[in-house]
RNA sequence: GCGGGAGUAAAAGAUGUCUGCUGUGCCUUCGGGCAGGGAGGAAAGUCCGGACACCUUGGGCAAGGAUACUUCCUAACGGGAAGCUGCAGCAAUGCAGAGCUUAGCUCCACAGAAACAAACCGCGUUCUCUAAACAAGAGCGUAAGGGUGAAAUGGUGGUGUAAGAGACCACCGGUGCCAUUGGUGACAGUGGCAGCCAGGAAUGCCUUAUCCGGUGCAAUGCCAAAUAGGGAAGCAAUGGCGCGCCCACGCCACUUCCGGGUAGGCAGCUAAAGCCAAAGCGCGAGUUUUGGCGUAGAGGAAUAGACAUCACUCCCUCUUUUGGGGGAGCACAGAAUCCGGCUUAUUGAGCUCCCGCAGAG
Numbered sequence: 001g002c003g004g005g006a007g008u009a010a011a012a013g014a015u016g017u018c019u020g021c022u023g024u025g026c027c028u029u030c031g032g033g034c035a036g037g038g039a040g041g042a043a044a045g046u047c048c049g050g051a052c053a054c055c056u057u058g059g060g061c062a063a064g065g066a067u068a069c070u071u072c073c074u075a076a077c078g079g080g081a082a083g084c085u086g087c088a089g090c091a092a093u094g095c096a097g098a099g100c101u102u103a104g105c106u107c108c109a110c111a112g113a114a115a116c117a118a119a120c121c122g123c124g125u126u127c128u129c130u131a132a133a134c135a136a137g138a139g140c141g142u143a144a145g146g147g148u149g150a151a152a153u154g155g156u157g158g159u160g161u162a163a164g165a166g167a168c169c170a171c172c173g174g175u176g177c178c179a180u181u182g183g184u185g186a187c188a189g190u191g192g193c194a195g196c197c198a199g200g201a202a203u204g205c206c207u208u209a210u211c212c213g214g215u216g217c218a219a220u221g222c223c224a225a226a227u228a229g230g231g232a233a234g235c236a237a238u239g240g241c242g243c244g245c246c247c248a249c250g251c252c253a254c255u256u257c258c259g260g261g262u263a264g265g266c267a268g269c270u271a272a273a274g275c276c277a278a279a280g281c282g283c284g285a286g287u288u289u290u291g292g293c294g295u296a297g298a299g300g301a302a303u304a305g306a307c308a309u310c311a312c313u314c315c316c317u318c319u320u321u322u323g324g325g326g327g328a329g330c331a332c333a334g335a336a337u338c339c340g341g342c343u344u345a346u347u348g349a350g351c352u353c354c355c356g357c358a359g360a361g
Stems, first nucleotide, its partner, number of pairs: 001357008013310007021038002024035004040332001044343002047341005052216004064212005069083005084097005098207002104205002106201003120146002122142007154172006173197002175194008220267004230258005238253005274293008312329007
């Protein structure tokens, strides 16, 4: 220099003027005024896990769901860290992970005789036929050879046989078991034994292990109008009815009180398993201690807009150059109870480390 890999920070504008929005504090002549606060790394998707609240003042089972190498971290997780094994890569590195059976079932396109315990061709042999043989037919044996296929029962050589075959033997490969060494462990090394070698699929049913009760802040609690309706008490006032009139009594309207719900208001609500720094422990995720900071809290939902100047990026143009002029762009997106993750979106410009190749010193 070229090519590749892993990780990470900031999140993009700054200043000024003017006009606004929404909380908080103070003042107020109740009109308002002043001061100060006011989105993110993902606030997003709502995918996973928790806190909290209620169901519900208790416990268990089934069903259903999720996860799946090991050890660890964590409040918890399907998240993270460090490892193990396999595969890919020259490498840095990336991707994947329980169990194909001393449980069972299912499936394996096309082709092929056959897709699990296989005989189509071939090879061998017996019988029939024949004097004998060939051929043909029937039966049996055979997985060495051919053929089909993504996949057909480990490979080479030998023994053996009618022909063959792990049927047997040697070596190689695989698998399983045992012992031992190292490791917390997954696992790895070494030695030995067993012909055990009869496939694949569990992102097929299933089995095993572990975890999970449900609904969600529109949870939930408190205060509480007007109107309508409900309950209790009273006929003291007014009116009506029982009753033509008066009195009494009763009832209704009515009066007083009570309680439920709605509108509305308040709490929940932001101090967060919080952030920053240092030190200790740990390979690390992380954790402990100390110090500092404490940072939106709206709620049908504010956090905005305009202009000017200076930045940044790109393009055009002028100039010998420093530079001047003009134009365009400046992302993704927006809190809604809170927190930990994951995933996705993202303009422009970075930073750190590692690997390979080539060249130079």
Predicted 3D model of a 361-nucleotide RNA (Bacterial RNase P class A) from a Candidatus Cloacimonadota bacterium. NCBI's taxonomy places the organism under Bacteria, Pseudomonadati, Candidatus Cloacimonadota.